Transfer RNA from a Methanobacteriota archaeon, 74 nucleotides, folded computationally. Its mean pLDDT, the model's own confidence on a scale to 100, is 84. Rfam family: tRNA. Rfam's curators write: Transfer RNA (tRNA) molecules are approximately 80 nucleotides in length. It is annotated as a transfer RNA. The RNAcentral record of the sequence draws on ENA.
[in-house]
RNA sequence: CCCGGCUUAGCUCAGCCUGGUGGAGCAGGGGACUGUAGAUCCCAAGGUCGCUGGUUCAAAUCCGGCAGCCGGGA
Numbered sequence: 001c002c003c004g005g006c007u008u009a010g011c012u013c014a015g016c017c018u019g020g021u022g023g024a025g026c027a028g029g030g031g032a033c034u035g036u037a038g039a040u041c042c043c044a045a046g047g048u049c050g051c052u053g054g055u056u057c058a059a060a061u062c063c064g065g066c067a068g069c070c071g072g073g074a
Base pairs, nucleotide, nucleotide: 001073002072003071004070005069006068007067010026011025012024013023020057029043030042031041032040050066051065052064053063054062
């Protein structure tokens, strides 16, 4: 220098292809249960969907640029 993959909750990841209310598990918080705790069950909270610009009535999703990480090539 060239090519590809990844970036979404504190952590691990779905969702993106096919635009239309942002999710799951775990962790943490509250409650039930228990002599206490654990386990189990219930509830709520937690997000600039890497950044920026564009397309669109509408963008996590489509397009451009940039950044970070990983891999391959020269």